[in-house]
The RNA shown here (transfer RNA) has 75 nucleotides and comes from an archaeon.
The sequence is in RNAcentral, with records from ENA.
Its Rfam family is "tRNA". The family's RNA type in Rfam is transfer RNA.

RNA sequence: GCGGGUGUAGCUUAGCCUGGUUAUAGCGCUGGACUCAUAAUCCAGAAGUCACGAUUUCAAAUAUCGUCACCCGCA
Numbered sequence: 001g002c003g004g005g006u007g008u009a010g011c012u013u014a015g016c017c018u019g020g021u022u023a024u025a026g027c028g029c030u031g032g033a034c035u036c037a038u039a040a041u042c043c044a045g046a047a048g049u050c051a052c053g054a055u056u057u058c059a060a061a062u063a064u065c066g067u068c069a070c071c072c073g074c075a
Base pairs, nucleotide, nucleotide: 001074002073003072004071005070006069007068010027011026012025020058029045030044031043032042033041051067052066053065054064055063
C1' cells in the first nucleotide's frame, strides 16, 4: 500500500441482514430489605452524543460515503 472484520452503559453483549413508539440483558455500581455483622438472596434505581463527521429519508444504532482506532490476511 491492497483486501476483510470489529467499534452500542465502567466491562461483556442483543438489536443492524428486513430503518419506525421510550435502544437490551448479565456482571459491576448506588439505595433499601434480610443478618449481631459480612457474603449470598430479594426489591428499587442511576448510568448511552450506538467510535467520529457528512449524505439519503417524514424518520438512521441500522442504508450510503469519508475519517479514526484495533484485529486478521496479502504484498